[in-house]
Context: one part of a larger RNA
RNA sequence: GGACGAACGCUGGCGGCGUGCUUAACACAUGCAAGUCGAACGAGGUCCACCGCGUAGCAAUACAAGGGAAGACCUAGUGGCGAACGGGUGCGUAACACGUGAGGAACUUGUCCCGGUCUCUGGGAUAACAGUUGGAAACGACUGCUAAUACCGGAUGACGUCGGAAUCUCGCAUGGGAUACUGACGAAAGGGUUACUGGAUCGGGAGAGCCUCGCGGCCUAUCAGCUUGUUGGUGAGGUAACGGCUCACCAAGGCAUCGACGGGUAGCUGGUCUGAGAGGACGAUCAGCCACACUGGGACUGAGACACGGCCCAGACUCCUACGGGAGGCAGCAGUGGGGAAUCUUGCGCAAUGGGCGAAAGCCUGACGCAGCAACGCCGCGUGCGGGAAGAAGGCUCUCGGGUUGUAAACCGCUUUCAGCAGGAACGAAACUGACGGUACCUGCAGAAGAAGGUGCGGCCAACUACGUGCCAGCAGCCGCGGUGACACGUAGGCACCAAGCGUUGUCC
Numbered sequence: 001g002g003a004c005g006a007a008c009g010c011u012g013g014c015g016g017c018g019u020g021c022u023u024a025a026c027a028c029a030u031g032c033a034a035g036u037c038g039a040a041c042g043a044g045g046u047c048c049a050c051c052g053c054g055u056a057g058c059a060a061u062a063c064a065a066g067g068g069a070a071g072a073c074c075u076a077g078u079g080g081c082g083a084a085c086g087g088g089u090g091c092g093u094a095a096c097a098c099g100u101g102a103g104g105a106a107c108u109u110g111u112c113c114c115g116g117u118c119u120c121u122g123g124g125a126u127a128a129c130a131g132u133u134g135g136a137a138a139c140g141a142c143u144g145c146u147a148a149u150a151c152c153g154g155a156u157g158a159c160g161u162c163g164g165a166a167u168c169u170c171g172c173a174u175g176g177g178a179u180a181c182u183g184a185c186g187a188a189a190g191g192g193u194u195a196c197u198g199g200a201u202c203g204g205g206a207g208a209g210c211c212u213c214g215c216g217g218c219c220u221a222u223c224a225g226c227u228u229g230u231u232g233g234u235g236a237g238g239u240a241a242c243g244g245c246u247c248a249c250c251a252a253g254g255c256a257u258c259g260a261c262g263g264g265u266a267g268c269u270g271g272u273c274u275g276a277g278a279g280g281a282c283g284a285u286c287a288g289c290c291a292c293a294c295u296g297g298g299a300c301u302g303a304g305a306c307a308c309g310g311c312c313c314a315g316a317c318u319c320c321u322a323c324g325g326g327a328g329g330c331a332g333c334a335g336u337g338g339g340g341a342a343u344c345u346u347g348c349g350c351a352a353u354g355g356g357c358g359a360a361a362g363c364c365u366g367a368c369g370c371a372g373c374a375a376c377g378c379c380g381c382g383u384g385c386g387g388g389a390a391g392a393a394g395g396c397u398c399u400c401g402g403g404u405u406g407u408a409a410a411c412c413g414c415u416u417u418c419a420g421c422a423g424g425a426a427c428g429a430a431a432c433u434g435a436c437g438g439u440a441c442c443u444g445c446a447g448a449a450g451a452a453g454g455u456g457c458g459g460c461c462a463a464c465u466a467c468g469u470g471c472c473a474g475c476a477g478c479c480g481c482g483g484u485g486a487c488a489c490g491u492a493g494g495c496a497c498c499a500a501g502c503g504u505u506g507u508c509c
Stems, first nucleotide, its partner, number of pairs: 001509004006505005013381006019374002021339001026337003030334003035081003040078002043075005050067002054063003088292003098216007107209003112205008120154004129144006159186006166179005190197002218264003225255003230252008267289004271282004294315005317328004345371001347370003353367001354365004384414004394405004418450001420445005428436001453498005458479003464493005474481002
């Protein structure tokens, strides 16, 4: 000098764009953050033409218990898809976690796209519901009824898997691929206002995931030896798949001064800051990957999880209780307490973009889009412009002549950015649809009007005098100032430098 997710002191006009718990992965009141589909299913409810016991009336008719077609709407439950995305945090992790480059002839893949084939025939339940019943509650138990794209059989097999045997072909070691034959096994679901949509299976694709390897990136030797599933083999189990991944047996190996093992620290990267570069430091925001979800462990469901707002167990903590037993998890968005030098609103909207479900209308979406707060940062603008005296007053100073503040002010003329007031008024949306927002922007009006401070002035370093103080009070980044003429302390005037900021502190280069 530059930089900052900064903080502190003094000060503070406007706008745009960004950024905002770096500390306690501390504890959390309250609300919201994941639903959706009635075009899968039974049931229930509301509306409704109409019928209408009954009441009033002579009657027409009015009121009304009840029933209620076609149809419309709503929904607790069964069922499907989603909830594994999106959002948060950086505890752990020195590891194939990450980056990069390869390999998988050891793999998986719901939805989506392309292509082929099929969609035949049966069955038994169960929730809802009704009844009985337990419990303070959370939540159940028993009996009975019912449906499905829920569940379970049978058939068929284009095809697939496994086995047998044949031919051809390729390669990178185990081996891979193709063709025809053969044995066993293996499917399915309907809905619909008739447009369509769904189901099963096989092959390919896209995208995604999983596994293996080379190389790369912290400190420490005041850590020198480490290791028994350890290293390898055979066989088995397990997995989507290879593999000590697990197990039985066998062998005795494997790693290490090119730093094993141990300890400390740490999410990694694209990047950010600095620097001429080499390098050094860092890893906020944004983007990719990883890990985690009160702490520890475990599996279930599923194409996908060992699952933040799912389940089970154990633990700590908090809450309810009728003391028998239950409920909870903000490192989602706001917000509270606490910690701290320090970090925001319990806002608006699904209008846009994107996501889930749905045929659609649409519903949901604290993702997101916006608004609010904060000079926290960057950028831009303003606080007026011109004229105006050999120069008012006042201040300061003085050798008392003057000098300086200073064209500065007054005064004269002019302008109106921003802010203010009034009128109009968007783009963002192709159509219905705009939270932002009566916002940006445009036009008009008034009036210099509402808008300047901070730090420094001994040298480094740009800018000097007076008074006060008297090694006191104080200053200070270093050198050093102050003990009676202090350009260094304090005040004033003047000056210098930056400017809606200016200084200080901290950290990095």
Molecule: small-subunit ribosomal RNA, 5' domain
Organism: uncultured prokaryote